[in-house]
RNA sequence: UGCGGGGUCGUCUAAUGGUAGGACGCUGGAUUCUGGCUCCAGUAGUCAAGGUUCGAAUCCUUGCCCCGCAG
Numbered sequence: 001u002g003c004g005g006g007g008u009c010g011u012c013u014a015a016u017g018g019u020a021g022g023a024c025g026c027u028g029g030a031u032u033c034u035g036g037c038u039c040c041a042g043u044a045g046u047c048a049a050g051g052u053u054c055g056a057a058u059c060c061u062u063g064c065c066c067c068g069c070a071g
Base pairs, nucleotide, nucleotide: 001070002069003068004067005066006065007064010024011023012022013021018054025043026042027041028040029039030038047063048062049061050060051059
């Protein structure tokens, strides 16, 4: 430099173009003599900028980052 794959809550992982969900974690509460377990509630995300569309995490373009292959 070229080609291919990938980027979603703190972490892991879903989502036919139509309300972005789950688990773990964290916070608060219930329970307990205390802690743990258990239960309830909350928390927090689509890599960036454009385009298409009534509507984009999803399709298109460009850029950034990571992985692989080739030179």

Predicted 3D model of a 71-nucleotide RNA (transfer RNA) from an Actinomycetes bacterium. Model confidence (mean pLDDT): 81 of 100. Its Rfam family is "tRNA". The family's RNA type in Rfam is transfer RNA.